[in-house]
């Protein structure tokens, strides 16, 4: 150059004009205090006037973790559910970060729920002889009625299949065959390195635990109390409800009950409010510690809080002509969806010097 691979930044810009949100920012306005010449200063309140500030990388799905709230709880079991190589990292996890083992890539790099198949069940479709213990071809042997027969032995070989009796060479043998030997590969010893997960080499078994599937039941280890901001917390009308009301409330002719009402009180907690709610495992900038996730100090910053629900419209100029989506308690992941654009570190190939 072209190809590729891993991370990160951006999510049209700029200016006017017009709308909306919030009263924990300034300035203005009220009310009060103080000192007092304009004027300053404190302390309460109201108010969208003006400046300031007002969606996202996923705000999304609502799949996992937690925080917070209410109920529930002496302990232990059973059921149900999640997780499943090591170490760490964290409030927590099914995230993350660094191994380790396998699998892809010529490499940078990616993926992977990665405990147990000698507890025990289950299942393996079609093929094939046989799918867990088996002889269809083929090979060798024997018999005999000599053939497209029988009966044996044999897993090298050839056929089905994802998957066929540890692979492979060689000895040997009638023909095979771990029967036997050399490498591997598996298992069982103990050493060495390494927190571990593994790795290394050695020794000894000749191979028996005899395929395979546990995101199939099941074992084994660990680990989960339940519901959720429409959680809940506090106030709190009208209307029905209860109580009182005097030689002294009203109407029902007078009086007494009694009833309507009318005041005062009580209960209950609907209507409607206030709080929850946003300053928080917070965000930035820098140093120290760690390979890193991440953690400590230090120093700035305040960054949506609505309840019919804001964060948009118009106009002008300019570009590469603009995706995918719009908070509703809050956080930390995970998957999913994205129109471009840019920046940084490997890797491979080709080419020039």
């Nucleotide at each position: 150059u072209g190809a590729g691979u891993a991370g990160g930044a951006u999510a049209a810009a700029u200016g006017g004009c017009c709308g909306c949100g919030g009263a924990c920012g300034c300035a203005g306005c009220c009310u009060u205090c103080c000192g007092u010449u304009c004027c300053g200063g404190g302390a309460g309140g109201a108010a969208a006037u003006g400046c300031a500030c007002g969606a996202g990388g996923a705000a999304a799905g609502u799949c996992c973790g937690g925080g917070c709230u209410u109920c529930a709880c002496a302990g232990g079991g059973c059921a149900g559910g999640a997780u499943g190589c090591c170490g760490g990292a964290u409030a927590a996890c099914a995230u993350c970060c660094g191994g380790u083992g396998g699998a892809g890539g010529c490499g940078a790099c990616u993926c992977c729920a990665a405990g147990g198949a000698c507890a025990g069940u289950g299942c393996a479709a079609c093929a094939g002889a046989a799918a867990u213990g088996u002889a269809c071809c083929g090979c060798c042997g024997g018999c005999c009625u000599g053939g497209u027969g029988c009966c044996g032995g044999u897993a090298a070989g050839g056929g089905u299949g994802g998957a066929a009796g540890g692979g492979c060479a060689g000895u040997g043998u009638a023909a095979g065959a771990g029967a036997c030997u050399a490498c591997c590969g598996c298992c069982u010893g103990g050493g060495u390195g390494g927190c571990a997960a593994c790795a290394c080499a050695c020794a000894g078994g000749g191979c028996a635990c005899a395929u395979g599937u546990a995101a199939a039941c099941c074992c084994c280890a660990u680990c989960c109390g339940a519901a959720g901001c429409a959680a809940g917390a506090c106030c709190g009308a009208a209307a029905c409800g209860g109580a009182g009301c005097a030689u002294a409330u009203g109407g029902c002719g007078g009086c007494c009950c009694g009833u309507c009402a009318g005041c005062u009180c009580c209960a209950g907690g609907u209507a409607g409010g206030u709080c929850g709610c946003u300053c928080g495992a917070g965000c930035c900038u820098g140093c120290u510690g760690g390979c890193a996730a991440c953690a400590g100090c230090a120093g700035g910053c305040c960054u949506g809080g609505a309840u019919a629900g804001a964060u948009g419209g118009c106009c002008a100029u300019u570009c590469a002509c603009g995706a995918c989506a719009u908070a509703a308690c809050c956080c930390g992941g995970c998957u999913u969806a994205u129109c471009g654009u840019c920046c940084u570190g490997c890797u491979c190939a080709g080419a020039u010097u």